[in-house]
Context: one part of a larger RNA
Molecule: large-subunit ribosomal RNA, domain V
Organism: Halamphora calidilacuna
């Protein structure tokens, strides 16, 4: 060195399980609720199934009867219309007379009874003037209207209505009470209730379906999301960042059009004045002023300021350009119409320019020589033109309409993205050096050394997100170690503010050594004993295919706090499965060659 057999497990980012942590998905599931929208359920009301009778209180209608007062005026004029007249002077019975051919005929007179009016009495209404009805008694042949007043003329008469009221009747409502026959019910019973159906409301995590944004030096929390100006932006345009600064979501009928005229601002000096502000004059600077509004650009014979007159802050168009992926956005000569100002030339389609905003659908208003369901007409509806309604602000707007929890979780993925470890970096950290101001009685450097400066290291906390999410197991302890030296002890030196002893500091040096037990899961730390000393670090914070599992970090449970709640908490407490046949190479023992 090779081979065999055995041991061990540091490595093969060993095996196992398309990571459960984290993020992403316009993924899923379950849970919660004052998320959204439904649906059961519940409640209320109406109607139907649902009938009978009575009482009370109402409502409507019919009939009858009454009722109606502004002022003026005979006077208590409801309204309208018709019409010049209306009612009564009578009826019955009896007797007498006259007439007739006869009479149950006609006419006259007398008596009795009934009817009507007036006066008196009673009752009702009432504005206290009166009106209406009934009735005892008395009595009578006339009474009313048209006359005069009034906007309107007669309850003189008739017809139809209104207001208010009474009586009667019909229908009906509400309430109460009673009944029996629906419906309930095994009976008792109960009863038009309950119950069932339909409709309309209210309530409704009981139940269901869903939603719960993106950017982001991981995610969450915070912040932001559209438009305008400047810088970044690298002298065309454009150009990112959770880069640096600010504004906007309007205003103005004059702050607009035109014509004419005018020049601002600051500083210095002088005069007045105690001084300051203001005013006046001169000089200097040259845009610093002003231009509604942030910044930038522009503008002094004006785009600023003042004045006159006006409404072009017009209608219909538009060659040609700028800009943009598109959709949009912007500039604009010219033409036609009818105007404003100006002597005219001309200027004027808002504002010195750049922000002051919102697509489509849907709805609304006005206009319209358009379409309009066999055809004609009208309409509904639609089209075209104009205008209006969105912090649709997550501002190219998913819906008219939407929040949370999951440690009970699941799936698809991601090292495109976090936690461990590695890597890069070295702000932080550790160590060394330089300069000495100072302290050290004096004296920078025996010792200490501010303010600063220069390096080194890669043990801290970080930053980055480069391998790994089809898995690189995480603190501490045990065991076994191995390395560095910036040395804790032991060894050798220099300096000393080293007399000796004991020290301080620096240099050389890694051979060896560097502890027991108590508390805590602890590393660390505190206290304790011995000791020469009880070093600092690296090794995937060495080492779980070697051990443990106390902590952290699943599922159970509890406390405090937070939350309406499901639940949550680098808050606490208790409990809680640690798998692996070693084929490879490494290493070790043994045997053979």
């Nucleotide at each position: 060195c090779c081979u065999g057999c055995g041991g061990c497990u540091a490595g093969a980012c060993g095996g196992a399980a398309a990571g459960a942590c984290c993020c992403u998905g316009u993924g899923c599931a379950c849970u919660u609720u004052u998320a959204c929208u439904g649906c059961a359920g519940u409640u209320a009301u109406a109607c139907a199934u649902u009938g009978u009778a009575c009482u009370a209180a109402g409502a409507a209608c019919u009939u009858u009867u009454a009722u109606g007062u502004g002022u003026a005026g005979a006077a208590u004029a409801a309204g309208u219309g018709g019409c010049a007249g209306u009612u009564g002077u009578u009826u019955u019975u009896a007797a007498u007379u006259a007439u007739u051919a006869u009479g149950u005929g006609u006419a006259a007179u007398u008596a009795a009874a009934a009817a009507a009016g007036a006066c008196u009495u009673u009752u009702g209404c009432g504005c206290a003037a009166g009106c209406a009805c009934a009735u005892u008694g008395u009595u009578u042949a006339a009474a009313c209207u048209u006359c005069u007043u009034u906007g309107a003329a007669a309850u003189a008469c008739c017809a139809c209505u209104c207001u208010u009221a009474a009586a009667a009747g019909u229908u009906u409502u509400u309430a109460g009470c009673a009944c029996u026959a629906a419906c309930u019910a095994u009976u008792u019973a109960a009863a038009a209730c309950c119950a069932u159906g339909u409709a309309u409301a209210a309530u409704a995590g009981g139940u269901a379906g869903u939603u719960u944004g993106a950017c982001u030096g991981g995610g969450g929390c915070g912040g932001u999301c559209g438009c305008c100006u400047c810088c970044c932006a690298a002298a065309a345009a454009g150009u990112a960042c959770c880069g640096g600064a600010g504004g906007c979501g309007c205003g103005c009928g004059a702050u607009g059009g035109u014509a004419a005229g005018u020049u601002u601002a600051a500083a210095u000096u002088g005069a007045c004045a105690a001084a300051a502000u203001a005013c006046c004059a001169a000089u200097u600077u040259g845009u610093a002023a002003g231009c509604g509004u942030a910044a930038u650009a522009g503008u002094a014979c004006a785009u600023a300021c003042u004045u006159g007159c006006c409404u072009g802050a017009c209608u219909g168009u538009a060659a040609g350009a700028u800009u943009g992926a598109c959709a949009a956005a912007u500039c604009a000569a010219g033409c036609a119409g009818g105007g404003a100002c100006g002597a005219a030339a001309g200027u004027c389609g808002g504002u010195u320019a750049u922000a002051g905003u919102g697509a489509u659908c849907c709805g609304a208003u006005g206009a319209u020589u358009c379409u309009g369901u066999g055809u004609g007409g009208a309409a509904a509806a639609g089209g075209u033109c104009a205008u209006c309604g969105c912090u649709c602000a997550a501002c190219g707007a998913a819906u008219a309409a939407a929040a949370a929890g999951u440690a009970c979780g699941c799936c698809a993925g991601g090292g495109a993205u976090a936690a461990c470890a590695g890597g890069c970096u070295a702000a932080u950290c550790a160590u060394u050096c330089c300069c000495u101001a100072g302290a050290g009685a004096c004296c920078c450097u025996a010792u200490c050394g501010a303010c600063g400066g220069a390096a080194u290291g890669g043990u801290u906390u970080g930053g980055c997100a480069c391998c790994u999410c089809g898995a690189u197991g995480u603190u501490g302890a045990g065991u076994c170690a191995u390395c560095g030296c910036a040395u804790c002890c032991u060894g050798g030196a220099g300096c000393u503010g080293c007399a000796a002893a004991a020290g301080g500091u620096u240099c050389c040096a890694a051979g060896g050594g560097u502890u027991u037990g108590a508390c805590u899961g602890u590393u660390c730390g505190u206290g304790u004993g011995c000791g020469a000393a009880g070093g600092c670090g690296g090794u995937a914070c060495g080492u779980g295919a070697u051990u443990u599992g106390a902590g952290u970090u699943u599922a159970g449970a509890a406390c405090g706090u937070c939350g309406u709640g499901a639940g949550a908490c680098a808050g606490u407490u208790u409990g809680g499965u640690c798998c692996c046949g070693u084929g490879c190479g490494a290493u070790u023992g043994u045997a053979g060659g």